Model confidence (mean pLDDT): 85 of 100. Predicted 3D model of an 80-nucleotide RNA (c-di-GMP-I riboswitch aptamer) from Candidatus Brocadia sapporoensis. It was read from a public genome assembly, where an Rfam model found it. NCBI's taxonomy places the organism under Bacteria, Planctomycetota, Candidatus Brocadiia, Candidatus Brocadiales, Candidatus Brocadia. It matches the Rfam family "c-di-GMP-I riboswitch aptamer". Rfam describes the family as follows. GEMM was predicted in a large-scale screen for bacterial structured RNA regulatory elements.
RNA sequence: UUCGAAAAAUGGCAAACCCCGGGUAACCGGGGGACGCAAAGCCACGGGUCCUGAAUAUUCAGGAUAGCCGGGUUGCCGAA
Numbered sequence: 001u002u003c004g005a006a007a008a009a010u011g012g013c014a015a016a017c018c019c020c021g022g023g024u025a026a027c028c029g030g031g032g033g034a035c036g037c038a039a040a041g042c043c044a045c046g047g048g049u050c051c052u053g054a055a056u057a058u059u060c061a062g063g064a065u066a067g068c069c070g071g072g073u074u075g076c077c078g079a080a
Base pairs, nucleotide, nucleotide: 012037013036017032018031019030020029021028022027035067041073042072043071045070046069047068048065049064050063051062052061053060054059
C1' cells in the first nucleotide's frame, strides 16, 4: 500500500398485544409495549400475498403490504 474481515461504540427503529381515531375492508395514524432488525430508512418498478368491485371460470380495475422476495436510492461505525 492492497485484499479479506471482526469486535466495540454512539445511537436508531419497533412485531404481537392493549387503548383512541380513520377506512366497506386489507390496512393506516397516535399512545403504551418489545418479537426482533446493520438499513425493520425511503421508493409500489417486477414478483408474491391480502382487501374491494365487476365478470364467469379465462380474468379485469382499484386499493394495501417496504417487518414477503428481488431491485433502486440515502445513511451510521469500522482492524488493535